[in-house]
RNA sequence: UCGGUGGAGCGUUCUGUCGCUGCUGAAAGGUAGAGGAAAGUCCGGGCAGGGUAGAGCGGCUUGCUGUAGAAAGUACAGAUGGGAGUAAUCUCAUGUUGACGGUAACAGAAAACAACCGCAAUUCGUUGCAAGGGUGAAAACGUGAGGCAAGAGCUCACGAUAUGUGUCUGCGAAGGCUCAUAGGUAUCGUCCCAAGUCCUGCAAGACCAAGUAUACCGGGGUUAAGGGCUGCUCGCUUUUCCCGGGGGGUAGGUUGCGUAGAUAAAUGACAGAAGCCCGAAAGGGUACGGAACCCGGCUUAUAACUCCACCGUUUUU
Numbered sequence: 001u002c003g004g005u006g007g008a009g010c011g012u013u014c015u016g017u018c019g020c021u022g023c024u025g026a027a028a029g030g031u032a033g034a035g036g037a038a039a040g041u042c043c044g045g046g047c048a049g050g051g052u053a054g055a056g057c058g059g060c061u062u063g064c065u066g067u068a069g070a071a072a073g074u075a076c077a078g079a080u081g082g083g084a085g086u087a088a089u090c091u092c093a094u095g096u097u098g099a100c101g102g103u104a105a106c107a108g109a110a111a112a113c114a115a116c117c118g119c120a121a122u123u124c125g126u127u128g129c130a131a132g133g134g135u136g137a138a139a140a141c142g143u144g145a146g147g148c149a150a151g152a153g154c155u156c157a158c159g160a161u162a163u164g165u166g167u168c169u170g171c172g173a174a175g176g177c178u179c180a181u182a183g184g185u186a187u188c189g190u191c192c193c194a195a196g197u198c199c200u201g202c203a204a205g206a207c208c209a210a211g212u213a214u215a216c217c218g219g220g221g222u223u224a225a226g227g228g229c230u231g232c233u234c235g236c237u238u239u240u241c242c243c244g245g246g247g248g249g250u251a252g253g254u255u256g257c258g259u260a261g262a263u264a265a266a267u268g269a270c271a272g273a274a275g276c277c278c279g280a281a282a283g284g285g286u287a288c289g290g291a292a293c294c295c296g297g298c299u300u301a302u303a304a305c306u307c308c309a310c311c312g313u314u315u316u317u
Base pairs, nucleotide, nucleotide: 002312003311004310005309006308007307008306009305012274013273014272015271016270017269018268020033021032022031023030024029035288039299040298042297043296044295045294046293047201048200049199050198059197060196061195062194063193064078065077066076067075068074079094080093081092082091083090084089095192098191099190100189101188102187103186104185116133117132118129119128120127121126141159142158143157144156145155146154161182162181163180164179166177167176168175169174205255206254207253208252214247216245217244218243219242220241224240225239226238227237228236229235275286276285277284278283
């Protein structure tokens, strides 16, 4: 210098005119008025109701360790293994040597109780074997020696892997050393283990409550009608009727609700100037986006610019 990795910041400003919403004021006016994601509504919580309450089963979610955190499909730091990159770095997985089950295309004898070629023995019926060949993404621990009819972890040495004992280091996941054991691979699912989890959302919910109708209560009324008591009449009573009370509940209002804050949603428009970026100039560009109960996260969108740490490369000293 160029390219890259990880992280952080900023994410336009000022003036004028005309407006919008809340608060305040008698009025004039004054004052406050979007974001890093306000977004998606994915996770957790507050709050509220179902339901002044608890248990079991089932379902669902998460799954290495430590710390932080109210919690979280959260953050930070770390462990083991795999993958990408020259590197900085990024990324995926990880409860479970328990039980059961699925899959392993094509090729190949065989993809998990393997035997095509082959090796050895043979009474030629067969028997023993898995070294070598070949197939495949993957082939039954690897190399060497012994052993054997031929062979083979069959035995031994060294090594790899897995699990465990002891010991040291670490808070821990784990790691080092040592000894023992194992050889039927890889991968996925179910059961199992641990932790968590009820459902519905502020259009939740609470309070006040017009008009109309009206459960129920009280009073009035006989001009009218019906019912009950009665064989009939009178009488009494009751309903329809009128007046008053009354609870639930609708419209509506208040609250929930926040030093932005509504109840369908204000935070704007125009003009001028400046800043920044691109461009030789003219000129162009200035992103993503817009609160609706609140809080903690995650995810996604984001022009241009700035800063920090690191990696690779080129040149010079």
The RNA shown here (Bacterial RNase P class A) has 317 nucleotides and comes from a Bacteroidales bacterium.
The sequence is in RNAcentral, with records from ENA.
The prediction has a mean pLDDT of 76.
Lineage of the source: Bacteria > Pseudomonadati > Bacteroidota > Bacteroidia > Bacteroidales.
A source record names the gene rnpB.